Background
Predicted 3D model of an 83-nucleotide RNA (ZMP/ZTP riboswitch aptamer (pfl RNA motif)) from Rhodanobacter sp. A1T4. Lineage of the source: Bacteria > Pseudomonadota > Gammaproteobacteria > Rhodanobacteraceae > Rhodanobacter. The coordinates come from a structure-prediction model, not an experiment, and the mean pLDDT is 76. It matches the Rfam family "ZMP/ZTP riboswitch aptamer (pfl RNA motif)". The literature on the family includes a 2015 paper in Nat Struct Mol Biol by Jones and Ferre-D'Amare, "Recognition of the bacterial alarmone ZMP through long-distance association of two RNA subdomains". Rfam links the family to the GO terms regulation of purine nucleotide biosynthetic process and one-carbon metabolic process.
[in-house]
RNA sequence: CGCCACUCGCACUACUGGCGCCUCGAGACGGAUUACCGUCGUGAAAUGCGAGUCUACCUAUGCCGCGCGCCUGGGCACUUCCG
Numbered sequence: 001c002g003c004c005a006c007u008c009g010c011a012c013u014a015c016u017g018g019c020g021c022c023u024c025g026a027g028a029c030g031g032a033u034u035a036c037c038g039u040c041g042u043g044a045a046a047u048g049c050g051a052g053u054c055u056a057c058c059u060a061u062g063c064c065g066c067g068c069g070c071c072u073g074g075g076c077a078c079u080u081c082c083g
Base pairs, nucleotide, nucleotide: 005053006052007051008050009049010048011047015043017071018070019069020068021067027040028039029038030037031036062076063075064074
């Protein structure tokens, strides 16, 4: 000095569902009919940029939406293969 990691700021942003319980603690309206769509909200990983810290932390099988439970459907990161 660089990389990684962590923190902050900005930008962008997938996904943001159904039923039940409850101490009611992110849903509302309209539509469809199975766990979805639209609008408005809410939460939000990842990605990009900038800055700071850095011999300390971290590296490993994960991360993201609800107080809890049972489910459904997705996204991201990582690894491999093909085009």